SAM riboswitch aptamer (S box leader) from Bacillus tuaregi, 101 nucleotides, folded computationally. The source organism's lineage runs through Bacteria, Bacilli, Caryophanales, Bacillaceae and Bacillus.
[in-house]
């Protein structure tokens, strides 16, 4: 760079000690009833393995295990209040993450 996916799933374990929750900025949340992090455990999303449309495994490669990718950011529809403008809702997009070439 492409392409596919991103409302499914996973802990009453132990160690550890102040922060986390990609991103300016907001908003809302998680944590001393111990978050983040590491082991260990689990999931099963691609790759893979059995079966050979559906299904199973999880051994091996990568992932993943609060909230939709936690929400909004950009653009446009719709709709109520209503000048601007706010609010909700949908679409797309940008940006992020995974895999797989």
């Nucleotide at each position: 760079c492409u392409u596919a996916u991103c409302c499914a799933g996973a802990g009453u374990g132990a160690c550890c000690g102040a922060g986390g929750g990609a991103c300016a900025a907001g908003g809302c949340c998680c944590u001393a009833u111990g978050a983040c992090g590491u082991c260990c455990g689990g999931c099963a999303a691609c790759c893979c393995c059995c079966a050979c449309a559906u299904g199973g495994g999880a051994a091996g490669g990568u992932g993943c295990c609060a909230a939709a990718u936690c929400c909004u950011g950009c653009a446009g529809a719709a709709u109520g209040a209503c000048u601007u403008u706010c609010a909700u809702u949908c679409u797309g997009a940008a940006a992020g993450a995974u895999a797989a070439g």